[in-house]
Predicted 3D model of a 75-nucleotide RNA (transfer RNA) from a Syntrophomonadaceae bacterium. The prediction has a mean pLDDT of 86.
RNA sequence: GCGCCUGUAGCUCAGGGGGAGAGCGCCUGCUUGACGCGCAGGAGGCCGGAGGUUCGAAACCUCCCGGGCGCACCA
Repeated sequence: GCGCCUGUAGCUCAGGGGGAGAGCGCCUGCUUGACGCGCAGGAGGCCGGAGGUUCGAAACCUCCCGGGCGCACCA
């Protein structure tokens, strides 16, 4: 340099045109002498960025950025 995969909550990931979600973690309450476990509830998201398509984009297209893999180039 070329190709492919990938980027969604603090972490690990699902979802793949019309509600943004799960597990773990975090907070509050109950429970306990206390911690933990358990039970109930809650907070937490510019869906990497910018354009485009569309009535409507996390999703489809283009470019850019980050990460991974393969191939090539080899001084």